[in-house]
Predicted 3D model of a 74-nucleotide RNA (transfer RNA) from a Methanobacteriota archaeon. Model confidence (mean pLDDT): 80 of 100. Lineage of the source: Archaea > Methanobacteriati > Methanobacteriota.
């Protein structure tokens, strides 16, 4: 220098192909249960979807630039 993959909640990741209310598990918080703690049960999503722009009535999703990480080729 070229190619590919990844970036979404505190953490691990779905959702993207095929645009239409942003989700799961764990953790955390509140309540129940218990003499108390843990476990168990019920409830709560805390997020400008890496940055900037484009297309569209509408973008996490499609297109382009850039940033960060990883792999391969040279």
């Nucleotide at each position: 220098g070229g190619g590919c993959c990844u970036g979404u909640a505190g953490c691990u990741c779905a959702g993207c192909c095929a645009g239409g209310u942003a989700g799961a598990g764990c953790a955390u918080c509140c309540g129940g249960c218990u003499c108390u703690u843990a476990a168990c049960c019920g409830g709560a999503g805390u997020g400008c979807c890496g940055u900037g722009g484009g297309u569209u009535c509408a973008a996490a999703u499609c297109c382009c630039c850039c940033c960060a990480g990883g792999c391969c080729c040279g």
Its Rfam family is "tRNA".